[in-house]
RNA sequence: CUGCGGACUUAAACAAUUUGAGUGCACCCUUGGAAACUUAGGAUGUAGAACUGCUCAAAGUCGGGGAAACCUCCAAGCUUUUUAGCUUAUGGCAAUCCCGAGCCAAGCCUUCGAAAGAAGGAAGGUGUAGAGACUAGACGGGCAGCAUCUAAAGCCAUACGGCUAUGAUGAAGGGAUAGUCCAGACCACAAACCUUUUAGGGCGAU
Repeated sequence: CUGCGGACUUAAACAAUUUGAGUGCACCCUUGGAAACUUAGGAUGUAGAACUGCUCAAAGUCGGGGAAACCUCCAAGCUUUUUAGCUUAUGGCAAUCCCGAGCCAAGCCUUCGAAAGAAGGAAGGUGUAGAGACUAGACGGGCAGCAUCUAAAGCCAUACGGCUAUGAUGAAGGGAUAGUCCAGACCACAAACCUUUUAGGGCGAU
C1' cells in the first nucleotide's frame, strides 16, 4: 500500500436492534498520598486509547452464602386482544459476585543449615467448566525493558527554577481462554444396522 475482517468484554433473543452483568474514559463525592495517582460510592453520556521481552505451569480437595435478564405463575389488581393481555409471590435456568478450611509453581520475606535443602509467612492462585479428562500459553504470577505522569527525599545553587524514581499509569474477559477429547439436549436421515404394512418405520458410530 492492497484485499478481507472487526468496532470494549460477555450472556440471551436470529440479523438489525434491545435487555442483563462487567470494563475504561469524561463528572461529583470520598479514603490514602507531597504530587502523580489511588480506595469505596453515585449519576448521565460515550467506546478514541489501553506497550514489549524473558520466565513459572503447581495446587486443582472438603464445605458455605448471593444473583439479573429470561421462563413459570397461586391469590389479587388493572386493561376496549375479555375463551385474552399486563404487574407481582413461589419455583426453574443461569451470565456471574463472594466466603471458610485445606493445598500450591516460579519469584519475594523470616528462621535453621557449610551446601543441597527444610520450616514458616505475605501477595497471588486453587476452590469457581457444559458433569468432567488432557495439552498449551496469556488477559494470570514473577522479573526486566519501553512510553507517559509526578518530584517528597536528594542534587544544582537562588532561576518561586532545573535534574533525578526508589513513586505511579499502560481496562475488563481464564466461573476452562485457545485447542484435543468427552457428557447432555435438540435436528436431519445418505451409507451401515434393526424392522416389515416394502416408494414405509426405527436407530445413531461417522
A computed fold for a 206-nucleotide RNA from an Alphaproteobacteria bacterium, annotated as Group I catalytic intron. Its Rfam family is "Group I catalytic intron". Rfam describes the family as follows. Group I catalytic introns are large self-splicing ribozymes. They catalyse their own excision from mRNA, tRNA and rRNA precursors in a wide range of organisms. The core secondary structure consists of 9 paired regions (P1-P9). The coordinates come from a structure-prediction model, not an experiment, and the mean pLDDT is 75. Of the family's consensus pairs, 85% are formed in the model. NCBI's taxonomy places the organism under Bacteria, Pseudomonadati, Pseudomonadota, Alphaproteobacteria.